Context: one part of a larger RNA
RNA sequence: CCUGCAGUUAGACGAAAAGACCCCAGAAGCUUUACUACAACUUGAUAUUGGGUAUGUUUUAGCACUGCGUAGAAUAGAUGGGAGGAUUUGAAGCAAGGGUUUCGGUUCUUGUGGAUCCAACAGUGAAAUACCAUUCUUUGCGGAGGCAUAUUCUAACCCGGACGGCAAAACCGUUCAGAGACAGUAUCUGGUGGGUAGUUUUAGUGGGGCGCUAUCCUCCUAAAAAGUAACGGAGGAGCCUAUUAAGGUCACCUAGUCGCGAAUGGAAACCGUGACGAUAGUGCAUUGGCAUAAGGUGGCUUGACUGCAACGGGUACGUCCGGAGCAGGCACGAAAGUGGAGCAAAGUGAACCGACUCUUCGCGUUAGACGCGGGAGAAGAUUAACGGAUAAAAGUUACUCUGGGGAUAACAGGCUGGUUUCGCCUAAGAGUCCAAAUCGACGGCGAAGUUCGGCACCUCGAUGUCGGCUCAUCUCAGCGCGGGGGUGGAGAAGCUCCCAAGCGUAUGGCUGUUCGCCAUUUAAAGAGGUACGUGAGCUGGGUUCAGACCGUUCAGCAUUUCAUUUAUGU
Numbered sequence: 001c002c003u004g005c006a007g008u009u010a011g012a013c014g015a016a017a018a019g020a021c022c023c024c025a026g027a028a029g030c031u032u033u034a035c036u037a038c039a040a041c042u043u044g045a046u047a048u049u050g051g052g053u054a055u056g057u058u059u060u061a062g063c064a065c066u067g068c069g070u071a072g073a074a075u076a077g078a079u080g081g082g083a084g085g086a087u088u089u090g091a092a093g094c095a096a097g098g099g100u101u102u103c104g105g106u107u108c109u110u111g112u113g114g115a116u117c118c119a120a121c122a123g124u125g126a127a128a129u130a131c132c133a134u135u136c137u138u139u140g141c142g143g144a145g146g147c148a149u150a151u152u153c154u155a156a157c158c159c160g161g162a163c164g165g166c167a168a169a170a171c172c173g174u175u176c177a178g179a180g181a182c183a184g185u186a187u188c189u190g191g192u193g194g195g196u197a198g199u200u201u202u203a204g205u206g207g208g209g210c211g212c213u214a215u216c217c218u219c220c221u222a223a224a225a226a227g228u229a230a231c232g233g234a235g236g237a238g239c240c241u242a243u244u245a246a247g248g249u250c251a252c253c254u255a256g257u258c259g260c261g262a263a264u265g266g267a268a269a270c271c272g273u274g275a276c277g278a279u280a281g282u283g284c285a286u287u288g289g290c291a292u293a294a295g296g297u298g299g300c301u302u303g304a305c306u307g308c309a310a311c312g313g314g315u316a317c318g319u320c321c322g323g324a325g326c327a328g329g330c331a332c333g334a335a336a337g338u339g340g341a342g343c344a345a346a347g348u349g350a351a352c353c354g355a356c357u358c359u360u361c362g363c364g365u366u367a368g369a370c371g372c373g374g375g376a377g378a379a380g381a382u383u384a385a386c387g388g389a390u391a392a393a394a395g396u397u398a399c400u401c402u403g404g405g406g407a408u409a410a411c412a413g414g415c416u417g418g419u420u421u422c423g424c425c426u427a428a429g430a431g432u433c434c435a436a437a438u439c440g441a442c443g444g445c446g447a448a449g450u451u452c453g454g455c456a457c458c459u460c461g462a463u464g465u466c467g468g469c470u471c472a473u474c475u476c477a478g479c480g481c482g483g484g485g486g487u488g489g490a491g492a493a494g495c496u497c498c499c500a501a502g503c504g505u506a507u508g509g510c511u512g513u514u515c516g517c518c519a520u521u522u523a524a525a526g527a528g529g530u531a532c533g534u535g536a537g538c539u540g541g542g543u544u545c546a547g548a549c550c551g552u553u554c555a556g557c558a559u560u561u562c563a564u565u566u567a568u569g570u
Stems, first nucleotide, its partner, number of pairs: 022405006028397004034199005040192003044188005050153011062141003067136001077135005084118003093112008158178001160176006202214003211231001215237006238386001239283001240342002247301007256276006281290002284347001286345003305328004311322003317387001330339003353380001356377004361373004412459001413457001414455003418452001420448006429439002466541001467539003471533001472530005479504003482499006506520005
């Protein structure tokens, strides 16, 4: 030196487990005033489901009644027929009683009575309750029907007993009692409904969450065509204007500030004058425009039109923007002409859907109506996550799961070095005097890679995370021991700087602590690196799964005490 064996675990980002943390996509469990369903409970209707009585209400056959403007015998419902009709089957009259009333009458019943009474004429829009028929209004009687409520019956239906069939049950039958058209059940229907189920719960993001943002307009970034990103820097819009337009046209006009002068009059009113020259104004942000005015004023008006559109700009597409010119019929202007809104660039929403207006269109049917569809027009979205998934949608998981990610966080490393630590430059000042013994403001320049960070580069088919124990090893920016310079160094003790890493560099109390405080020592009780050294070396007190206790909040339940009130209580 090699090898075997035994021993030790620093490394092989050792082995094990497609990381459980984090993110992304998906799933599942759970919750609820997320959405939508369903069970369940409940409401009503109809069926199963029948009889009677009472009350109320309603419809209707029948009978009887009722009807008053004025004129007029008088309380004339309407229309038609009509010249006769009613009456011994009891007329007029009288008496008693009832109904009704506009108080005048009218009508009914009974008794008496024993033969009359009413109508066609004059007045009225209309002629007789003389008579007949139809019918309206009011009221009563009464029959039938509907509905509601109450009650009752028994025969449906329900249920219990006994008996029979049988070894016994199920089942069936007979009978008795109860209940009873209720209940139960079926269909339809309104409500309640995490009891159950299916789902939803956006994205961007210097990890995710929280915050903010998501469409449109203006400027810068933007690198002199166009275009151009960031959670880059700044601002705006989701309108407004027609009874004096803020539109069209024709005509006319020029702001604003400053100086000086001038009654009230002042910093600012109106008047005069000079200078500057767009600083003014423009419905609103900004940018670009604007005096031939696009700014200001007045007259007349509705082009804030209908049907179109060559050709361009721009765009992935879909949207979008400009537009001469033609036709129609207009406004203003003497005319040439101008006018299809506004100085321009924001002021917004696709399809589907239902509703609306128009339509010489289609289908069906018809004498028509009407329905559906097509065409033209216009309204309905903070569809604002603004190219809008649905008509309709929130949370939670530490009980969790799957697929993935070092495309993305927490540890460690790396890069960086703002922060941190250390050093240097300058020297205002402090230091009695004197910047530099010592300290050093305002500023400037660095080093290190120990803090807190930034980035997200290796690792998520795993690089185990604080502290302690054990064992260490290195650096020097030196705590002690050593050697020096300066001193505001008399000596001693110090202060400060230089050299130097050889050796050394505490025990206890509290706390999981590192740290820190306290006590007592010591020559001294140094600062750091080593995956904040070291868990295939130990520990597991802390952090960081699943359990539970306590507290808090919410939802409930039970017992008990007190107060007040009360009774089919005493």
Description:
The part of an RNA shown here (large-subunit ribosomal RNA, domain V) has 570 nucleotides and comes from a wastewater metagenome. Model confidence (mean pLDDT): 80 of 100. Rfam family: Bacterial large subunit ribosomal RNA. Rfam links the family to the GO terms structural constituent of ribosome and ribosome.